[in-house]
Order: sequence, then C1' cells, then structure tokens
RNA sequence: CAUUUUAUAAAAGCGCCUGAACUACACCUAGAAUGAUAGGUGAUAGUUGACGAGGAGGAGGUUUAUCGAAGUUUCGGCGGAUGCCUCCCGGUUGAAAAGCACAACCGAAAAGCUCUUUCUUAAAUCAUUAAGGCAACUUAAUGGACAAAGGGAAGGGCAUGCUAAUAA
Repeated sequence: CAUUUUAUAAAAGCGCCUGAACUACACCUAGAAUGAUAGGUGAUAGUUGACGAGGAGGAGGUUUAUCGAAGUUUCGGCGGAUGCCUCCCGGUUGAAAAGCACAACCGAAAAGCUCUUUCUUAAAUCAUUAAGGCAACUUAAUGGACAAAGGGAAGGGCAUGCUAAUAA
C1' cells in the first nucleotide's frame, strides 16, 4: 500500500466521480524579447459537481419521485431515496347512533368534493469580513431581504342504498 473479516458512526436536493470544465506541474509550438501572451499534449496531482420548504402503516413492484429560489456545470453519469401502482391492515365523510355494501379520500398526526378568508421563522444567490491552500477552491461569521407546493383554522355550497332470522 492492497485485500478480507469484525465493530462503531453517519442520509435523502442524499452519497459517489471515470465524461466535462478549471488549477498546478512537466514538455512542445507560435511569438522582436533570458520569455508578456496564446494554444496543444499528459498511464501526473488536485478542485467543482443541488439552495432550502415538504415528505415514512405493512408487503411486493417500479424509476426522469413533490414545490419553488438561484442561474457559466444545480451540465453529464452511477447508486440510493419518505414518491407512484397493486394488495393487505387501519381511519374519515356520505343529514341521530350502530352494522353491512357501495362511492370518494387518507395513514395511528389517518375532516368526502369544491369555493372564500387567514396563519404557517425559507435558505443559498447578493454585500462585508476572517481562516486554510502556490492556485483552482474550501470552511465559517455578520447584514439585509425575496417563494411555491403542502398543511392548520374559520365560514359557505354540494354529496348513497339496505338493515334480517324465509335476511344481508
């Protein structure tokens, strides 16, 4: 240094990097220059490669799995993932309650469809500054803002059938 085994810690705009871009180094070419600058090569070494909000009943399946902010790569690729589909279990609404069926919607935080009002700490980008690094860049602090989806609360409108003992 590599491989194997064991243990611990760690996540979902999460993890990784061989394409790509940038930096350094070495060499080559052009150039009036003891060398400004530009380009090229590389079994070399590094750097970059998603800003927050929201999201988990179980099993199986599946892959371009919600929302906006920013804007040279938040490009491209691989893996994963709370998404989506089916079934199961459970819950809610359907004009007192209960049961069954049906319809629609959800997940123990489990109000049916729709309209109106209202609430729900955005973060980066930006500006200023400090530290590390030859550099590309990295980490952190201070200041000022600006979202959408989803969810909560209030109000309005709309929304099934049957219920037995010879049955459902």
Background:
This is a predicted structure of a 168-nucleotide RNA (glmS glucosamine-6-phosphate activated ribozyme aptamer) from Niallia endozanthoxylica. Model confidence (mean pLDDT): 76 of 100. Its Rfam family is "glmS glucosamine-6-phosphate activated ribozyme aptamer". From the family's description: This entry contains a glucosamine-6-phosphate activated ribozyme that is found in the mRNA for GlmS. GlmS is an enzyme that uses fructose-6-phosphate and glutamine to generate glucosamine-6-phosphate. The ribozyme catalyses self cleavage of the glmS mRNA that is thought to regulate GlmS activity. Gene Ontology terms of the family: regulation of gene expression and catalytic activity.